[in-house]
Molecule: c-di-GMP-I-UAU riboswitch aptamer
Organism: Pseudonocardiales bacterium
RNA sequence: CACCGAAAGGGCAAACCCAGUGUGAGCUGGGGACGCAAAGCCACGGGGCCCCGCAAGGGGGCCGGCCGGGUUAUCGAAC
Numbered sequence: 001c002a003c004c005g006a007a008a009g010g011g012c013a014a015a016c017c018c019a020g021u022g023u024g025a026g027c028u029g030g031g032g033a034c035g036c037a038a039a040g041c042c043a044c045g046g047g048g049c050c051c052c053g054c055a056a057g058g059g060g061g062c063c064g065g066c067c068g069g070g071u072u073a074u075c076g077a078a079c
Stems, first nucleotide, its partner, number of pairs: 004076002011036002016031006034065001040071003044068003047063006
């Protein structure tokens, strides 16, 4: 340094509830923890979902806690 993930310190926060917001998927804040070593960031590829459209190989969106990819990063036992 890379793999890797013991310990410690710290971090994030699913479901659900409350408030606000959006036609909607959802989002924001508070509570709450199922989990997470990138569950930090980027909608680039695939995927899922919503809206518009008679429909399209159409248009516009949402999800990064579905899988890849890119990029940055804490600690250092064992291997």